């Protein structure tokens, strides 16, 4: 010095002019309220000060914050998954194992070492399913084509040929995938059959917090894949979302259709000048109405809605009002049972109906930047310093001039080009999008000492 | 600004949940054969990145993740 990977960073900087949108403050004007003084709303002007990102985007997780009746239990349902730690919290971030892949050494091979990258990585000996086609056979089982042995058959013999009986998984085919590799020993041929090395499991020590690693023992291998297959384990979830929610105005048909219970118990309180009947010295009095009514609280039970599905627990509101017919009880006032009936009727639904104003929530926060400590790191403490959009969906901008980028040319200079995309409750993350530019490491190559 | 649903010849759609051999149905298209010609009828046939890319699996339309487009919904009173 190029290229190429992997990571962090900036995505123009400085000044002028001349607009835009909030925000302060002076003027002034118009409206309103007041005797005014003024004060509140609006329009202009000027002066000050402030204005999009690294993704403001995608809404894919997390959370804050508001509301729902403070959301218990059970099932169902959805998400998460190695092992620690960060964090307010996560599916996110660091560290770490293991697995794979790739390229180097290395080894008959493998298994190992070393760099890089990747990794949705709990559990298929807890059950069930599925593995299409091919293939014998796709899971506790096989002989298809082949070896070998016996038999037959031909041959002097090697051998050859044929076989409904037996051994064999080395060899071939099949497949995505065939019942540990591999090597050397053994057999009729074969095989963990037996030995070495890896690989697997069981036990055991040591190291790690752990995940897991190491070494040694003892076992001939003990039964393939898939759970981004249903499932099982463990740990997480109430629900909805600033159009959350909260106060002010203004308005109208406070309409209309469906569904709908319309009981019953204890207790406590009311009470008349009521109203009936008697009785009276006309003041009263003394019986009834009243083991009732009313209203109030509480239990059941019933109907509605809620707890995002179902169950179980709760949780709220309702269960009036008074008609008409019959029967009883009473001398009456009245008091109860039965039936209808349905104009009532808490709530929910579904049509219609009215407003499209104002204010709060709305930007000072898990904030930003330096520095210092602790830690490998994520990140945390401390300390100093800054304040930096908050709207109607709509602002945030347009010229020039110097600097920087690119090209071109010895130089003066000329000439050009700026991507992705733009806040809307507000934060932590991912994810995608992106001219050009800089910082660092690694890799390969050229050159020069 | 928030929340939801969908993407399969031209068109409307099923298959997706429970992966498998060559992705199906209806209009419509093309090409004969019937008619004097049309249309109706019969026989045949063509036509598919299953919205894109990437993963999981031997294998994906389907499971799974991220983009991409299309639809729909939601305001306050009373």
């Nucleotide at each position: 010095c190029a290229a190429g990977c992997a990571g962090g960073c900036c995505g123009g900087a400085c000044g002028g002019u001349c607009g835009c949108u909030g925000c302060u403050g002076c003027u002034c004007c118009a409206u309103g309220c007041g005797c005014a003084a003024g004060c509140a709303u609006g329009a202009a002007g000027c002066a000050g000060g402030a204005g999009a990102g690294g993704a403001a985007a995608g809404u894919c997780c997390g959370a804050a914050c508001u509301c729902c009746g403070c959301a218990g239990g059970g099932c169902a349902g959805u998400g998460u998954g190695c092992c620690g730690g960060a964090u307010a919290a996560c599916g996110u971030c660091c560290g770490g194992g293991g697995u794979c892949g790739c390229a180097g050494c290395g080894u008959c091979a493998a298994g190992g070492c070393u760099g890089c990258g990747a990794u949705a990585c709990g559990g298929c000996c807890a059950g069930u399913g599925c593995c299409a086609c091919a293939g014998a056979a796709a899971a506790a089982g096989u002989a298809c084509c082949g070896c070998c042995c016996a038999c037959c058959g031909c041959g002097c013999a090697a051998g050859c040929g044929g076989c409904a009986g037996g051994g064999u998984a080395a060899g071939g085919g099949u497949g995505a995938a065939a019942a540990g590799g591999u090597g050397c020993g053994g057999u009729a041929a074969g095989a963990g059959c037996g030995c070495a090395c890896c690989g697997c499991g069981u036990c055991u020590g040591c190291c790690g917090u752990a995940a897991g690693g190491c070494a040694g023992u003892c076992g001939g291998c003990a039964g393939g894949g898939u759970a981004a297959a249903c499932c099982c384990c463990a740990c997480a979830c109430g629900g909805a979302g600033c159009a959350a929610g909260g106060c002010c105005a203004a308005a109208u048909a406070g309409g209309g259709a469906g569904g709908g219970a319309u009981u019953u118990c204890g207790c406590g309180c009311a009470a008349a000048c009521g109203c009936u009947c008697g009785u009276u010295u006309c003041g009263a009095c003394g019986a009834g109405u009243a083991c009732g009514u009313g209203u109030g609280c509480g239990g059941a039970g019933c109907g509605u809605g809620c707890c995002g599905g179902c169950c179980c627990g709760g949780c709220g509101c309702g269960c009036a009002c008074g008609g008409c017919a019959c029967u009883u009880c009473g001398c009456a006032a009245g008091a109860a049972g039965u039936g209808c009936g349905a104009c009532a009727g808490a709530c929910c639904u579904c049509c219609g109906g009215g407003u499209a104003g104002g204010c709060c929530g709305c930007u000072g926060g898990a904030g930003c930047g330096g520095c210092g400590c602790a830690g490998c790191a994520a990140u945390g403490c401390g300390u100093c310093g800054c304040c930096u959009a908050g709207a109607g969906g709509a602002a945030u901008g347009a010229c020039c001039g110097u600097c920087g980028c690119c090209g071109c040319g010895c130089a003066a200079g000329c000439g050009g080009a700026g991507a992705c995309a733009g806040a809307a409750u507000u934060c932590g993350g991912c994810u995608u999008a992106c001219a050009g530019g800089c910082c660092u490491g690694c890799u390969u190559g050229c050159u020069g000492a | 600004c928030g929340g939801g649903a969908c993407g399969u010849g031209g068109c409307g759609c099923a298959g997706c949940c429970u992966g498998g051999u060559u992705a199906g149905c209806g209009c419509g298209c093309c090409u004969g054969c019937u008619u004097u010609g049309g249309g109706a009828g019969c026989a045949g046939g063509a036509a598919g990145u299953c919205g894109g890319c990437g993963g999981u699996u031997c294998g994906a339309a389907u499971c799974c993740g991220c983009c991409c487009g299309u639809c729909c919904c939601g305001a306050c009173c009373a």
This is a predicted complex of two RNAs, RNase P RNA and transfer RNA, with 527 nucleotides together. It holds a member of the Rfam family "Bacterial RNase P class A". By type it is a ribozyme. Its family is annotated with tRNA processing, dimeric ribonuclease P complex and ribonuclease P activity in the Gene Ontology. Rfam's curators write: Ribonuclease P (RNase P) is a ubiquitous endoribonuclease, found in archaea, bacteria and eukarya as well as chloroplasts and mitochondria. The prediction has a mean pLDDT of 77.